[in-house]
RNA sequence: GAUCUCGUGGCUCAAUGGCAGAGCAUCUGUCUUCGGAACAGAAGGUUGGGGGUUCGAUUCCCCCCGGGGUUA
Numbered sequence: 001g002a003u004c005u006c007g008u009g010g011c012u013c014a015a016u017g018g019c020a021g022a023g024c025a026u027c028u029g030u031c032u033u034c035g036g037a038a039c040a041g042a043a044g045g046u047u048g049g050g051g052g053u054u055c056g057a058u059u060c061c062c063c064c065c066g067g068g069g070u071u072a
Stems, first nucleotide, its partner, number of pairs: 001071007010024004018055001026042005048064005
């Protein structure tokens, strides 16, 4: 250089055109002498950036940025 793939809460991952979710972590409450565990609840996301298609984009298309693989 060419090509493929990935990028979504703090972390690991779902959602393949139609309300952005789960587990862990964090916070609050119950329980406990305290802590942990358990149970209940809450907060936390411009879905890497920009543009396009569409009534509607995490999803499809183009460019850029970053990680990884293959190849020269």